[in-house]
Context: one part of a larger RNA
Molecule: large-subunit ribosomal RNA, domain II
Organism: Bacillota bacterium
RNA sequence: GCCAACGAGUUAUGGUAUGCAGCAAGGUUAAGGUGUUAUGCACCGGAGCCGAAGCGAAAGCGAGUCUUAACCGGGCGUUAAGUUGCAUGCUGUAGACCCGAAACCGGGUGACCUAUCCAUGUGCAGGUUGAAGUAUCCGUAAAAGGAUAUGAAGGACCGAACCCAUGUCUGUGAAAAAGGCUGGGAUGACGUGUGGAUAGCGGUGAAAUUCCAAUCGAACCCGGAGAUAGCUGGUUCUCCUCGAAAUAGCUUUAGGGCUAGCCUCGGAAAGAAGAUAUGCGGAGGUAGAGCACUGAAUGUUCUAGGGGCCUUCACCGGUUACCGAAAACUAUCAAACUCCGAAUGCCGUAAUAUUAUAUCCGGGAGUCAGACUAUGUGAGAUAAGUUUCAUAGUCGAAAGGGAAACAGCCCAGACCACCAGCUAAGGUCCCAAAAUAUAUGUUAAGUGGAAAAGGAUGUGGGGUUGCACAGACAACUAGGAUGUUGGCUUAGAAGCAGCCACUCAUUGAAAGAGUGCGUAAUAGCUCACUAGUCGAGUGACUCUGCGCCGAAGAUAAACGGGGCUGAAACUUACCACCGAAGCUUUGGAAUAAUUCUAACGAAUUAUUGGUAGAGGAGCAUUGUGUACGGAUUGAAGCGGGACUGUAAGGGACCGUGGACUGUACAGAAGAGAGAAUGUUGGC
Numbered sequence: 001g002c003c004a005a006c007g008a009g010u011u012a013u014g015g016u017a018u019g020c021a022g023c024a025a026g027g028u029u030a031a032g033g034u035g036u037u038a039u040g041c042a043c044c045g046g047a048g049c050c051g052a053a054g055c056g057a058a059a060g061c062g063a064g065u066c067u068u069a070a071c072c073g074g075g076c077g078u079u080a081a082g083u084u085g086c087a088u089g090c091u092g093u094a095g096a097c098c099c100g101a102a103a104c105c106g107g108g109u110g111a112c113c114u115a116u117c118c119a120u121g122u123g124c125a126g127g128u129u130g131a132a133g134u135a136u137c138c139g140u141a142a143a144a145g146g147a148u149a150u151g152a153a154g155g156a157c158c159g160a161a162c163c164c165a166u167g168u169c170u171g172u173g174a175a176a177a178a179g180g181c182u183g184g185g186a187u188g189a190c191g192u193g194u195g196g197a198u199a200g201c202g203g204u205g206a207a208a209u210u211c212c213a214a215u216c217g218a219a220c221c222c223g224g225a226g227a228u229a230g231c232u233g234g235u236u237c238u239c240c241u242c243g244a245a246a247u248a249g250c251u252u253u254a255g256g257g258c259u260a261g262c263c264u265c266g267g268a269a270a271g272a273a274g275a276u277a278u279g280c281g282g283a284g285g286u287a288g289a290g291c292a293c294u295g296a297a298u299g300u301u302c303u304a305g306g307g308g309c310c311u312u313c314a315c316c317g318g319u320u321a322c323c324g325a326a327a328a329c330u331a332u333c334a335a336a337c338u339c340c341g342a343a344u345g346c347c348g349u350a351a352u353a354u355u356a357u358a359u360c361c362g363g364g365a366g367u368c369a370g371a372c373u374a375u376g377u378g379a380g381a382u383a384a385g386u387u388u389c390a391u392a393g394u395c396g397a398a399a400g401g402g403a404a405a406c407a408g409c410c411c412a413g414a415c416c417a418c419c420a421g422c423u424a425a426g427g428u429c430c431c432a433a434a435a436u437a438u439a440u441g442u443u444a445a446g447u448g449g450a451a452a453a454g455g456a457u458g459u460g461g462g463g464u465u466g467c468a469c470a471g472a473c474a475a476c477u478a479g480g481a482u483g484u485u486g487g488c489u490u491a492g493a494a495g496c497a498g499c500c501a502c503u504c505a506u507u508g509a510a511a512g513a514g515u516g517c518g519u520a521a522u523a524g525c526u527c528a529c530u531a532g533u534c535g536a537g538u539g540a541c542u543c544u545g546c547g548c549c550g551a552a553g554a555u556a557a558a559c560g561g562g563g564c565u566g567a568a569a570c571u572u573a574c575c576a577c578c579g580a581a582g583c584u585u586u587g588g589a590a591u592a593a594u595u596c597u598a599a600c601g602a603a604u605u606a607u608u609g610g611u612a613g614a615g616g617a618g619c620a621u622u623g624u625g626u627a628c629g630g631a632u633u634g635a636a637g638c639g640g641g642a643c644u645g646u647a648a649g650g651g652a653c654c655g656u657g658g659a660c661u662g663u664a665c666a667g668a669a670g671a672g673a674g675a676a677u678g679u680u681g682g683c
Base pairs, nucleotide, nucleotide: 001683002682003681004680005679006678011094012093013092014091015090016089017088018087019086020085021084022083023082026050027049028048032044033043034042035041036040054061055060064076065075066074067073097234098233100231104224105223106222107221108220109219115198116197117196118195119194120193121192122191123190124188126158127157128156129154133150134149135148136147137146138145162185163184164183167181168180169179170178200216202212203211209218237618238617239616240615241614242613247260248259249258250257251256261367262366263364264363265362266361267360268359274355275354276353277352278351279349280348281347282346288340289338290337294334295333296332299329300328301327305323306322307320308319309318310317370395371394372393373392374391375390376389378387379386400411401410402409415588416587417586420584421583422582426578427577428576429562430561431560438573439572441570442569448564454549455548458546459545460544461543462542463541464540465539466538467537475533476532477531478530479529481506482505483504486500487499488498512527516525517524589608590607591606592605593604594603595602596601619672621669622668624666625665626664627663628662629661630660637656638655639654640653643650644649
């Protein structure tokens, strides 16, 4: 891991509701007893319980009573039949659907491991060093001191046994801590044998929460015990009807609960209250707008007040490109501003139209983590697949088609069957069903098939305007002069550093007291302007369609791919077709309502996605009772299985097997497995 078997809402006793049954103003027995065909049944047994009357704290009164001095009153009652049993739903108390803690408490068992201690034994090859002391000698006044011997000390040295464990390698092991190599101690705070002591709210500890039998921040065993678990996991057959919630309030509450909301089932009343649309009548202060208030805020004018300056002994006074309240004018802003003010939405409503809800009482729930999309706000950074609300949708609990793939987007809501048709979104060159359709333009960028500020003689369309056959624009040829080097400034300033100027005037076809380059300043080149050559359009501005650049990322990777350019891209128009579980066709099933029927049943209409959950109807398994069967001419079981039922299922027949077993109706459950790191067995 697979297979098989086992494996989870039970039982008792109260409550409550529903169904059925008995009796009924009553209903019912409990313990116990008697009988018997005896774990059963029948009969006794009225103790007790519930009901038939309530109110009051009570005395008490009573269809009333309490309150009060007393109620016009007010509260609770009167005006509805109960009770017993069985079944079922839910619930209280019990382990209460099953498995699961870490822990807590009690009583015991452990110091054969290990920690420390006590008693008594035992062990430490060999080698090295050579303390004190002693002896002799030297030395000294005597000492001190020295030398040579002797001596044998040491938590001394090297190193086996023994004890340990520094580093490293091996190690699914020979080993639940070892082995190899290396290393430390090795007469000591040494190692070790035997016997003994200390016990869990404890001991022991050269101290590490270390050790106390592979267990230690409190050992192990048994018991309380099925501790508790607002937590996780699991919870076994089928079909049918309806079908949620992820919100509010409260909560030592926030992943739990209670009540309400939303779902379901039963009942009731009233007779249609509900919903949508139209019409009508309302309230309102949002969007917008505005500045009349409250504030913010721009400039100007005017002007209290203040500052500066002048003046003055002081007062007064004068003045000011200073600041500046208020006022006037002017351009603005506001969720907590409003002189105004929608659209929607909301409330009410006689009527009309379309629908079929709405309300109340009672049984049972589940839900209290929501997600995204669109819109309106807040928070955030006008960030987030972020977060808090509101309104709507989808998902949740929804399959199908589209979006390449893709819970939340677009279309559309799957009762079953069909090798039939029509459509939606979206599509029609090939992959790949359907137009290589038609008509009009656009794009040249593979734009389409990602992006901004900004940039650009890309290109299409519209508008305004200038010049132009009396010849424009561009190009070419020629001119572009004179007073004058204008004046000033300056070293210089001559069109061209700078300043000034009604920047003038002359000649001319035209030519600025000069557009740019240039020079130290001149010079030089050029432009404006003019003539000629040429011969038809040429400039400026603006609105707009589609494109271009801006554009750097880690595999090709920004059309799903191939591939596409008078498109297979974009715009506009039009007509076909394809396209879904939508709609239709044909057949079938179920549910509900209505109508018909004595009934069986039939017809019509509508409906039949579904998680949590509510309700309904069934299948299968094992006993029991009653009835009827089957079986050695072959039961059960096992293997196969025609056929059959809407499903759980049923099942002829064949094989195997070799002795039991079925059907109908009741009635009772150890009553259905794929999941629980489930349990046991097998492989």